[in-house]
Context: one part of a larger RNA
RNA sequence: UGACGGGGGCCCGCACAAGCGGAGGAGCAUGUGGCUCAAUUCGAUCCACGCGAAGAACCUUACCAGGGCUUGACAUGUAGCUGCAAACCCCAUGAAAGUGGGGUGCCUUCGAGGGUGCUACACAGGUGCUGCAUGGCUGUCGUCAGUUCGUGCCGUGAGGUGUUGGGUUAAGUCCCGCAACGAACGCAACCCCUGUGUUUAGUUGCCACUCCCGAUGAUGAGUCGGGAAGCACUCUAAACAGACUGCCUGUUUACAUAGGAGGAAGGUGGGGACGACGUCAAGUCAGUAUGGCCCUUACGCCCUGGGCUGCACACGUGCUACAAUGGCUGGUACAGAGGGAUGCAAAGCCGCGAGGUAGAGCAAAUCCCAAAAAGCCAGCCCCAGUUCAGAUUGUAGUCUGCAACUCGACUACAUGAAGUUGGAUUCGCUAGUAAUGGCGCAUCAGCUACGGCGCCGUGAAUACGUUCCCGGGCCUUGUACA
Numbered sequence: 001u002g003a004c005g006g007g008g009g010c011c012c013g014c015a016c017a018a019g020c021g022g023a024g025g026a027g028c029a030u031g032u033g034g035c036u037c038a039a040u041u042c043g044a045u046c047c048a049c050g051c052g053a054a055g056a057a058c059c060u061u062a063c064c065a066g067g068g069c070u071u072g073a074c075a076u077g078u079a080g081c082u083g084c085a086a087a088c089c090c091c092a093u094g095a096a097a098g099u100g101g102g103g104u105g106c107c108u109u110c111g112a113g114g115g116u117g118c119u120a121c122a123c124a125g126g127u128g129c130u131g132c133a134u135g136g137c138u139g140u141c142g143u144c145a146g147u148u149c150g151u152g153c154c155g156u157g158a159g160g161u162g163u164u165g166g167g168u169u170a171a172g173u174c175c176c177g178c179a180a181c182g183a184a185c186g187c188a189a190c191c192c193c194u195g196u197g198u199u200u201a202g203u204u205g206c207c208a209c210u211c212c213c214g215a216u217g218a219u220g221a222g223u224c225g226g227g228a229a230g231c232a233c234u235c236u237a238a239a240c241a242g243a244c245u246g247c248c249u250g251u252u253u254a255c256a257u258a259g260g261a262g263g264a265a266g267g268u269g270g271g272g273a274c275g276a277c278g279u280c281a282a283g284u285c286a287g288u289a290u291g292g293c294c295c296u297u298a299c300g301c302c303c304u305g306g307g308c309u310g311c312a313c314a315c316g317u318g319c320u321a322c323a324a325u326g327g328c329u330g331g332u333a334c335a336g337a338g339g340g341a342u343g344c345a346a347a348g349c350c351g352c353g354a355g356g357u358a359g360a361g362c363a364a365a366u367c368c369c370a371a372a373a374a375g376c377c378a379g380c381c382c383c384a385g386u387u388c389a390g391a392u393u394g395u396a397g398u399c400u401g402c403a404a405c406u407c408g409a410c411u412a413c414a415u416g417a418a419g420u421u422g423g424a425u426u427c428g429c430u431a432g433u434a435a436u437g438g439c440g441c442a443u444c445a446g447c448u449a450c451g452g453c454g455c456c457g458u459g460a461a462u463a464c465g466u467u468c469c470c471g472g473g474c475c476u477u478g479u480a481c482a
Base pairs, nucleotide, nucleotide: 001482002481003479004478005477007476008475009474010473011472012471013470015466016465019429020428021427022426023425026320027319028318029317030316031315032314033313034311035310042052043051063306064305065304066303067302068301069300072123076122077121078120079119080118081117083116084115087104088103089102090101091100092099093098107114108113125295126294128293129292130291134289136284137283138282139280141278146185147184148183149182150181151180152161153160154159165176166175167174191272192271193270194269196241197240198239199238200237201236202235205231206230210228211227212226213225214224215223216222244266247260248259249258250257251256322422326381327380328379329378330377331376332375338369339368340367343362344361348357349356350355388419393414394413395412396411397410398409399408435458436457437456438455439454440453441452
């Protein structure tokens, strides 16, 4: 100087407390351990475990069995050789890859030559090892408030001071004081979205006023649908305004803080992006790059099939439930954000349905996906293992795809398991949050998505407080630790 202490002081954080909803019990989905296996490819273990994987039937694929290739699936170069394009077709064999055979074809140029094939050699190739040789990227403490430097001063020196102290803050934020005075990286602000207003702009958006047409109605009024005109409103998307403790009161030396006014918004308005010096020889050689080592008729390459999906079991993360704040049936209302050309696909028709047919329209504020669902209004159920719950299994089908046996999703009928609220323990959350309801997207032929990332609808309870548990910051103290 640090680190540590079941030392002390001060202070924070969904850390506890106060609440709400979960996990731990059940079934299923998914990841992991273990076991098994020819193989169940590899990595990740606090900070792994719906993680790499934003898509394992083949492919992917790295694993296994079997069949094959050897300048190779791919790159560059040298030499030689034969031929002429490239390439295509056929036959045999075969599971395919491949192997053998035959045929068609016969490049450009005057030429040199270019292209291509074969052979030989340099080499290619390796998801082989080392993340404890590395770059790059990432996690974590932690969006915690810290980490340092120059000069000066103090100390023999390691070092100290500044950065400590008194207040204050979300903050090493700011103020005051001080042998310190300044400065840098962090904090904050500058960036994006959102909340209010103004201006500009008006199609594909909008429809208040005006006009027209149609339907209804009584040739009326009114209502409904469409159009013109219009840009008022909504909206779209660009610019600007707006919030600064600016104003008032109390406290205060100051910084600031408590309350108030005005305001759409008030003291960082809400959310995001942004992660200091460093720590863990943390993670990644399998994303790529890369040193070294290793393989070179194989540890490289191609193919068929299998495996990654195996199942006494254990754990993590989720979904669905155990019902009446519910289930079922019928009717009816209101979103946002996205995607669409090998695409999204409407109306109509067929099918109980998955779906089929059809193909209008749309490179989309125009058309389509598209039905939002919880909600609301009626009716049935009457507390049961039930009209709860839906696992499992049987049969018949649909769709994608060369192909759904291992191993896809979905539909219909039948079947109807466990489960009646979950021990010790444990997790999330402070407001448009939790809880709950649906919708979209990426990957993608299809899909094991109940995952991930977004979007909107409905919409709470509670916080006395900091004694305790956990993590952290500052000061101080002890130390057989470095």
This is a predicted structure of a 482-nucleotide part of an RNA (small-subunit ribosomal RNA, 3' major domain) from a metagenome. The prediction has a mean pLDDT of 82.